[in-house]
RNA sequence: AAGGACACUAGCCAAACCUAUCGUGAGAUAGGGACGGAAAGCUACAGAACUUUUAAAUAAUAAAAGUUGGCUGAGUUGCAAAU
Numbered sequence: 001a002a003g004g005a006c007a008c009u010a011g012c013c014a015a016a017c018c019u020a021u022c023g024u025g026a027g028a029u030a031g032g033g034a035c036g037g038a039a040a041g042c043u044a045c046a047g048a049a050c051u052u053u054u055a056a057a058u059a060a061u062a063a064a065a066g067u068u069g070g071c072u073g074a075g076u077u078g079c080a081a082a083u
Base pairs, nucleotide, nucleotide: 002083012037013036017032018031019030020029021028022027035070041076042075043074045073046072047071048068049067050066051065052064053063054062055061
């Protein structure tokens, strides 16, 4: 410098669920807790899923405002080890 977990080791993150707070809601934050994760670091740009409001209303649907980065793609940054 490359490499980047099908081995071992150190460290890191933390699903469901529970409690508290916030939010109409999807959800968010904090604590507990570990299903998992080599980007489960960051960014709602594209798709997807979900929520609210309005229009329409049998329904499909449309518009607006949002949520999810641990759904996928994309962008960007990057650690340890084997080798």
The RNA shown here (c-di-GMP-I riboswitch aptamer) has 83 nucleotides and comes from uncultured Methylomonas sp. It matches the Rfam family "c-di-GMP-I riboswitch aptamer". About the family: GEMM was predicted in a large-scale screen for bacterial structured RNA regulatory elements. The sequence was found by an Rfam model in a public genome assembly. Lineage of the source: Bacteria > Pseudomonadati > Pseudomonadota > Methylococcaceae > Methylomonas.